[in-house]
RNA sequence: GGGCCUAUCGUAAAGCGGUAUUACGCGCCCAUGGCAUGGGCGAAGCCGGGGUUCGAUUCCCCGUAGGUCCA
Numbered sequence: 001g002g003g004c005c006u007a008u009c010g011u012a013a014a015g016c017g018g019u020a021u022u023a024c025g026c027g028c029c030c031a032u033g034g035c036a037u038g039g040g041c042g043a044a045g046c047c048g049g050g051g052u053u054c055g056a057u058u059c060c061c062c063g064u065a066g067g068u069c070c071a
Stems, first nucleotide, its partner, number of pairs: 001070007010024004018054001026042005047063005
């Protein structure tokens, strides 16, 4: 320098162009004499900028970061 892949709550992952989901973790409550376990409720997220579209996490382009291969 070039090709390919990835980027989503704190972490790990799902996600047909139409309300962003789950587990763990976190907060509050219940249950226990207390702890653990269990149950209920809740907060927290789409890497950045453009384009297409009535509508973009999703499709396209450019960038950024990471991974991988070639040179």

A computed fold for a 71-nucleotide RNA from Candidatus Taylorbacteria bacterium RIFCSPHIGHO2_12_FULL_45_16, annotated as transfer RNA. Taxonomically the source falls in Candidatus Tayloriibacteriota (Bacteria, Bacteria candidate phyla). The coordinates come from a structure-prediction model, not an experiment, and the mean pLDDT is 84. The sequence was found in a public genome assembly. It matches the Rfam family "tRNA". By type it is a transfer RNA.